About this RNA
The prediction has a mean pLDDT of 80. The RNA shown here (transfer RNA) has 75 nucleotides and comes from an Opitutia bacterium.

RNA sequence: GCCGCUAUCGUAUAACGGUUAGUACAACGGGUUUUCAUCUCGUUAAUCGGAGUUCGAUUCUCCGUAGCGGUACCA
Numbered sequence: 001g002c003c004g005c006u007a008u009c010g011u012a013u014a015a016c017g018g019u020u021a022g023u024a025c026a027a028c029g030g031g032u033u034u035u036c037a038u039c040u041c042g043u044u045a046a047u048c049g050g051a052g053u054u055c056g057a058u059u060c061u062c063c064g065u066a067g068c069g070g071u072a073c074c075a
Base pairs, nucleotide, nucleotide: 001071002070003069004068005067006066007065010025011024012023013022018055027043028042029041030040031039048064049063050062051061052060
């Protein structure tokens, strides 16, 4: 250089093109408990950037960025 894959809450991981973007853990605040732990209820928090297609894009297309893997050249 070329090819392929990946990118979503703090972390991990879901989501037929129409979801209030879910779940688990964590954090925070309640309940329970003499206290802690456990258990339980609730809250906060996310779609890598840009463009396109579409009535509608996290999802499809293109470009870019970053990461991972493969491969060529090194005269």

Its Rfam family is "tRNA". Rfam describes the family as follows. Transfer RNA (tRNA) molecules are approximately 80 nucleotides in length. Rfam classes the family as a transfer RNA.